[in-house]
RNA sequence: AGGCAACCGCUUGGCUUGCCAAGAGGAAAGUCCGGGCAGCAUAGGGUACGGUAGUCGCUAACGGCGACCGCCCGCGAGGGUAGGGAAAGUACCACAGAGACAAUGUUACCGAGUUUCUCGGCAAAAGUGAAAAGAGUGGGGUAAGAGCCCACAGUCGUUUAUGGUGACAUAAGCGAGAGGCAAACCCUACCGGCUGCAAGGAGUGCUAAAAAACUUUGACCCGAAGAUGCACGCUUACCGCUGGAACCAAAAAGCAAUUUUUGGUCUAGAUAGAUGGUUGCCAACUCUUCUCACAGAAGAGUUACAGAACCCGGCUUAUUGA
Numbered sequence: 001a002g003g004c005a006a007c008c009g010c011u012u013g014g015c016u017u018g019c020c021a022a023g024a025g026g027a028a029a030g031u032c033c034g035g036g037c038a039g040c041a042u043a044g045g046g047u048a049c050g051g052u053a054g055u056c057g058c059u060a061a062c063g064g065c066g067a068c069c070g071c072c073c074g075c076g077a078g079g080g081u082a083g084g085g086a087a088a089g090u091a092c093c094a095c096a097g098a099g100a101c102a103a104u105g106u107u108a109c110c111g112a113g114u115u116u117c118u119c120g121g122c123a124a125a126a127g128u129g130a131a132a133a134g135a136g137u138g139g140g141g142u143a144a145g146a147g148c149c150c151a152c153a154g155u156c157g158u159u160u161a162u163g164g165u166g167a168c169a170u171a172a173g174c175g176a177g178a179g180g181c182a183a184a185c186c187c188u189a190c191c192g193g194c195u196g197c198a199a200g201g202a203g204u205g206c207u208a209a210a211a212a213a214c215u216u217u218g219a220c221c222c223g224a225a226g227a228u229g230c231a232c233g234c235u236u237a238c239c240g241c242u243g244g245a246a247c248c249a250a251a252a253a254g255c256a257a258u259u260u261u262u263g264g265u266c267u268a269g270a271u272a273g274a275u276g277g278u279u280g281c282c283a284a285c286u287c288u289u290c291u292c293a294c295a296g297a298a299g300a301g302u303u304a305c306a307g308a309a310c311c312c313g314g315c316u317u318a319u320u321g322a
Base pairs, nucleotide, nucleotide: 002282003281004280005279006278007277008276010023011022012021013020014019015018025305029316030315032314033313034312035311036310037196038195039194040193044222045221046220047219049192050191051190052189053188054068055067056066057065058064069083070081071080072079073078084187085186089185090184092180093179101134106126107125109121110120111119112118113117136152137151138150139149140148155176156175157174158173159172160171161170162169163168200239201238203232204231205230206229214226215225216224246265247264248263249262250261251260252259253258283303284302285301286300287299288298289297290296291295
């Protein structure tokens, strides 16, 4: 994210009653998340269910935002990250493969024997696969081998010290060596009462007032309260309804998100739903024609996505040009 002017209209408000003033968005959208507000106990306890998941901060609140930490990607500036737990347990790991997790032994290697084979040993090498039993290099060791042992380097866990509010980082010591997956169940911590402006107020009639039933509860139990019950009506007339965590500017605090102070402003409120239409001029872009041409003139066309409905804070999506 067209501008200005004139005329004709629409909605709301004001008054001097025919004039004046105001009148869509950055997303008004999706209704995904959070809050205000309203009703019911100023919303209580438990279970279930749902949600969130590094740390610190911001905020009315959040699954949002900021800064930082770890990991991944990039030469780099920087970008991404559903980022608690696999040492509680269960499930799953397609195809291929011998074997997909306390297992297995296909080829190969080593030893023995009755030698195209059988038995035993090994798990280094090959092969399959997204992933192969899960620590690299060198040495020792052995029938052959193997963290089997040793040295160095690395990973994980843990203790201590130091730095940091913290996630964490660094150093030293000790220990360990059985994969992945929790956007599968599950465990842990934290959060959530339910219903949404067709809320709700305002109306009419009837019944009970002992208990039960019923309602709040639109998950269940306990507890509590109650005619505030039941039926009709309730989008149509009114209130709720728009002045608000509001907007603008400056200063201050903070790396930032954000906050504070001062000054100024009032800025849609419809209910089948107003916020529009026509004309003229200008602006940008595109096309055509004319002029020898840089370029200029004339004509035509186009100027997105979309549109308030109780109100805010976010997220996401749509969208022209720079």

Description
This is a predicted structure of a 322-nucleotide RNA (Bacterial RNase P class A) from a mouse gut metagenome. The coordinates come from a structure-prediction model, not an experiment, and the mean pLDDT is 76. Rfam family: Bacterial RNase P class A. Rfam classes the family as a ribozyme.